[in-house]
RNA sequence: CCGUGCUAGGCGGGGAGCUAGCGGUGCCCUGUACUCGCAAUCCGCUCCAGCGGGGCUGAAUCCCUGCCCGAGGGUUCGUGUCCGAAGGUCAGCACCAGGUACGGAGUGUUGACGGUCAGGUCCCGCGCGACGCCACCUCGCGAACCGCGUCAGGUCCGGGAGGAAGCAGCGCUAAGCGAGCACUGGCGGGUGCCGCGGGUGCGCCGGGCCCGAGCCACCGGCCUGGCGAGCGCUCCGGGCGUCGAUCUCGACGGCAGGUGCACGG
Numbered sequence: 001c002c003g004u005g006c007u008a009g010g011c012g013g014g015g016a017g018c019u020a021g022c023g024g025u026g027c028c029c030u031g032u033a034c035u036c037g038c039a040a041u042c043c044g045c046u047c048c049a050g051c052g053g054g055g056c057u058g059a060a061u062c063c064c065u066g067c068c069c070g071a072g073g074g075u076u077c078g079u080g081u082c083c084g085a086a087g088g089u090c091a092g093c094a095c096c097a098g099g100u101a102c103g104g105a106g107u108g109u110u111g112a113c114g115g116u117c118a119g120g121u122c123c124c125g126c127g128c129g130a131c132g133c134c135a136c137c138u139c140g141c142g143a144a145c146c147g148c149g150u151c152a153g154g155u156c157c158g159g160g161a162g163g164a165a166g167c168a169g170c171g172c173u174a175a176g177c178g179a180g181c182a183c184u185g186g187c188g189g190g191u192g193c194c195g196c197g198g199g200u201g202c203g204c205c206g207g208g209c210c211c212g213a214g215c216c217a218c219c220g221g222c223c224u225g226g227c228g229a230g231c232g233c234u235c236c237g238g239g240c241g242u243c244g245a246u247c248u249c250g251a252c253g254g255c256a257g258g259u260g261c262a263c264g265g
Base pairs, nucleotide, nucleotide: 001265002264003263004262005261006260009057010056011055012030013029014028015027020046021045022044023043024042034054035053036052037051038050063258064257065256066255067254068253072249073248074247076245077244078243079241080240081239082238083237084236086234087233090232092231093230095226096225097224098223099222100221102220103219104218106215107214114210115209116208117207119205120204121203122199123198124197125196126195127194128192129191131188132187133186134185135184137180138179139178140177141176147172148171149170150169155164156163157162
């Protein structure tokens, strides 16, 4: 150096969690990797590894050690956002009141503000008018008998002449009903571009006269005072994030190194 047969080892690993601690089942990552039984009010172990049985491979692509890379997980701090709870230290926003007149808008020499004069708006009384209601008035209707007149027929009295009551019909009217209602009288009021007299008041409106340049405070700005927990603010706690930093574990992968025994040639 070659061949044959073996042995250690290997046939997945890791994170969080659980646990006194460790390994495993369950979850997650990696990525493909013999098998059977057991395990969450859990199973096994007490030190390097799940425990028990079977199988394959076997000293190197495969086993062991170190370093690098780094999926992914975790700790702490920060940051963003949302939620809960508290505070009243801040008084910034918001809200309320007063002021100012810096900017904008508006208004003003076709005369602002101010002053003055009369009027209107408000109240009371009177008058006039319009409207409505009632009465008066006019017209119509209006009584089986118990209203009037005339009363056919019929009835009654009478010897007769004659007389009496009286239904229907016709005519008229009472109470009442209806229509009209110009005039007249009375009454009424959410009645009137109406008239007269008086009052209150100085607010508002329009006007005449005087004066001669401001007025207003709608928006923004500024000042002062008030209110208090809606927002901001401060403190505490929590959830979430392809978020940031720190520390930590670390699969897959890469590099370097290491590791046998026996026999035969």

This is a predicted structure of a 265-nucleotide RNA (Bacterial large signal recognition particle RNA) from an Actinomycetota bacterium. The source organism's lineage runs through Bacteria, Bacillati and Actinomycetota. It is recorded under the gene name ffs. Rfam family: Bacterial large signal recognition particle RNA. From the family's description: The signal recognition particle (SRP) is a universally conserved ribonucleoprotein involved in the co-translational targeting of proteins to membranes. The family's RNA type in Rfam is non-coding RNA gene. Model confidence (mean pLDDT): 76 of 100.